[in-house]
Formats: sequence, structure tokens, C1' cells
RNA sequence: AGUUCUUCAGGGCAAGCAUUGACGAAAGUCUACGCACGCAAAGCAACCGGUCUGUGGGUUAAUACUUAUGACAGCGGGGCUUCAUCG
Repeated sequence: AGUUCUUCAGGGCAAGCAUUGACGAAAGUCUACGCACGCAAAGCAACCGGUCUGUGGGUUAAUACUUAUGACAGCGGGGCUUCAUCG
């Protein structure tokens, strides 16, 4: 340097589906229970980009278009925090 095989234990989070109840105009969020897609930061947090929604505003003859003060951290970047095992 190349190839092949193998890649621990105890745990954590929880997409989606079904069901319980609620908030919101919506996107989406919370809640209880089951199964569990996946994740080594899929812990926290909206600073930057991106995406979603459009109550309300603006535009249109109308269909509709446009717009974040709303949302997404499991879209990415940056920031903060950091457990277990072995060496």
C1' cells in the first nucleotide's frame, strides 16, 4: 500500500404507521400507548443559506401570483454542550 473477513456490552434518541387528547388559518407542534425507519451528537439553539405554509397584506377581470412577523434543528453550514466501553 492492496485484498478478504469481522466489527463488543450496557444504554440513548425516535421517522413513519395505528390509536388518545389538545393547540394552530396552515405548514407544523405538543400529549399517552404499541410497533420501530434510521441516527454517534437525529442533544441544545433560528446566526446564515435552503425548504414548507400564507391567517393577514399587496397585485389580478378572474384563475391565480407574491409576501413571514409563522414553521422545519431527521436539509446543509456555523455556534454551544457532551455519556458509555476499549485502547
This is a predicted structure of an 87-nucleotide RNA (c-di-GMP-I riboswitch aptamer) from Colwellia sp. TT2012.
The sequence was found by an Rfam model in a public genome assembly.
The coordinates come from a structure-prediction model, not an experiment, and the mean pLDDT is 83.
The model forms 95% of the base pairs in the Rfam consensus.
NCBI's taxonomy places the organism under Bacteria, Pseudomonadati, Pseudomonadota, Gammaproteobacteria, Colwellia.
Its Rfam family is "c-di-GMP-I riboswitch aptamer". Rfam links the family to the GO term cyclic-di-GMP binding.